[in-house]
RNA sequence: ACGGAGAAAAGCCAAACCCGCAGCGAUGCGGAGACGGAAAGCCACGGGCCUCACGCAGGCAGCCGGGCUGCCUAC
Numbered sequence: 001a002c003g004g005a006g007a008a009a010a011g012c013c014a015a016a017c018c019c020g021c022a023g024c025g026a027u028g029c030g031g032a033g034a035c036g037g038a039a040a041g042c043c044a045c046g047g048g049c050c051u052c053a054c055g056c057a058g059g060c061a062g063c064c065g066g067g068c069u070g071c072c073u074a075c
Base pairs, nucleotide, nucleotide: 004075005073006072012037013036018031019030020029021028022027035062041068042067043066045065046064047063048060049059050058051057
């Protein structure tokens, strides 16, 4: 270096609820807030779930699998 693993340390992300905005909606963005998370970083490829104005439409990556990338090192 790489891989496994997840003690420690430095940090990181941010569920629900509430407020504002966008949207038919699922939901997304921002604020506040922390249930949790070792990829709760990114990707809609497969499965699944959700929405609809039912379209070769849309959404969920914090549902599962997969792909790519990343911090640290007691072991």